[in-house]
Context: one part of a larger RNA
RNA sequence: CUGGGCGUAAAGGGUGCGUAGGCGGGUAUAUAAGUGAAACGUGAAAGCCUGAGGCUUAACUUCAGAACUGCGUUUCAAACUAUAUACCUGGAGUAUGGAAGAAGUAAGCGGAAUUCUCAGUGUAGCGGUGAAAUGCGUAGAUAUUGAGAAGAACACCAGAAGUGAAAACGGCUUACUAUUCUGGUACUGACGCUGAGGCACGAAGGCUAAGGGAGCAAACAGGAUUAGAUACCCUGGUAGUCUUAGCAGUAAACGAUGUCAACUUGGUAUAGGGAAAUCGACCUUUUCUGUGCCGGAGCUAACGCAUUAAGUUGACCGCCUGGGGAGUACGGCCGCAAGGCUAAAACUC
Numbered sequence: 001c002u003g004g005g006c007g008u009a010a011a012g013g014g015u016g017c018g019u020a021g022g023c024g025g026g027u028a029u030a031u032a033a034g035u036g037a038a039a040c041g042u043g044a045a046a047g048c049c050u051g052a053g054g055c056u057u058a059a060c061u062u063c064a065g066a067a068c069u070g071c072g073u074u075u076c077a078a079a080c081u082a083u084a085u086a087c088c089u090g091g092a093g094u095a096u097g098g099a100a101g102a103a104g105u106a107a108g109c110g111g112a113a114u115u116c117u118c119a120g121u122g123u124a125g126c127g128g129u130g131a132a133a134u135g136c137g138u139a140g141a142u143a144u145u146g147a148g149a150a151g152a153a154c155a156c157c158a159g160a161a162g163u164g165a166a167a168a169c170g171g172c173u174u175a176c177u178a179u180u181c182u183g184g185u186a187c188u189g190a191c192g193c194u195g196a197g198g199c200a201c202g203a204a205g206g207c208u209a210a211g212g213g214a215g216c217a218a219a220c221a222g223g224a225u226u227a228g229a230u231a232c233c234c235u236g237g238u239a240g241u242c243u244u245a246g247c248a249g250u251a252a253a254c255g256a257u258g259u260c261a262a263c264u265u266g267g268u269a270u271a272g273g274g275a276a277a278u279c280g281a282c283c284u285u286u287u288c289u290g291u292g293c294c295g296g297a298g299c300u301a302a303c304g305c306a307u308u309a310a311g312u313u314g315a316c317c318g319c320c321u322g323g324g325g326a327g328u329a330c331g332g333c334c335g336c337a338a339g340g341c342u343a344a345a346a347c348u349c
Base pairs, nucleotide, nucleotide: 004320005319006318007303008302012317014201015200016199017198021194022193023192025088026087027086028085029084030083031082033081034080035077036076037075038074039073040072041071042070049065050064051063052062053061054060091191092188093187094186095185096183097182098181099180100179103177104176105175106174107173108172109171110154114150115149116148117147118146119145120144121143125136126135162169163168206247207246208245209244210243211242215241216240220236221235222234223233258316259315260314261313262312263311266294267293268292269291270290271289272288273287274286275285276284298305299304322349323348324347331342332341333340334339
C1' cells in the first nucleotide's frame, strides 16, 4: 500500500460557513487527454521460469525458448471519464399567496415572592435539627398591617409540545434582523454535495476593567456529629452568580450515532400547512414537513436499531489500531494568567 472498523468494546471533529481538493443530473455534436485494440522500436547480459544437453549424479554449467506485466512512436475505436459548444428541467435557487414558533438583538413595562428600611399593632420568644447548639430577640425580635427601596428570576399556561447549526431559548409590549414549512404559477438553468487548512459561533466555571449585589453560595468562621470529621446536618458568610466591554475555547459540548443524496413491509400518537368529501365547525380519507412510541424484513457479539436505520448503496471529511506510562514530557503555536491545541518515548504488564 492492500485490508478491517468508529451507538455501548479503541475510534464521529462541540457546531456551522467556506478556500484548495475530491465527487457530481439529462440530451446532442465535436475532440481524443485518460481508456481500449493493433503494429513497430526498445525493454543489455547474467539471474528467475520452461524444455533439451554436458561433467558417473547433484550442486554447477551450455544452448534454445518464454518472460521482462514497462516506456516510446504510428494507426484505429469513441461506450465511459474529461474538455469544448448548443440545449433541457427532475437537483439547487429566486419571485409570489398563506402559515408557524421560548430563533436573535435592543429598548420599555408588569405582578408574585425574597431581603432590607420606616411606621402601626403586639409580647416573649424566634429560628433550626434525628436531637441540639452556635445565631437572632425586652436597645422589643418572630408574627401581622401599611408605606418605601433594591436586585435577581419569570408560578399557572407547559406538552414524549415548539424554535435554533450547535451551545441554547420561557412574564408582557414595541422596533429591527434571520429562519423554516406549505400551495399553485412564473423565472434562472446544474448555479450542486462534501470540505484539509481558514473564519465565525460556542454551557458552566475562570480572567481583566468599570458598575451592581436581593436571594443563593466555593473559600472561610462558628455550632453539632464522630475515635477523628479539614465532610455529610445547622447558623453565618466573601469571591462568584447579574450588567457593559474584552479575553478564554473547554464539557457525559450525548442520540456517547459526521454531513448530503437515493432506495426498502407496517401500526399508533402529536406539532405546522395543503387537498378531497360534507351545507358546515367537528369527524373521515389523503398528502408534505417535523417530533415520539411500538414493531417487520434486514443488520448486530449481544443489547438493540428498524423510512428520524445501527437496513441496502453512493460522494466527501474526521478518527481508531492492546492496558498503563499519558492526553503526560519536550518543542511549537495561542493565552494576562489559569491553561488550551498539537503530541511522543524509555520503562512495565
Molecule: small-subunit ribosomal RNA, central domain
Organism: metagenome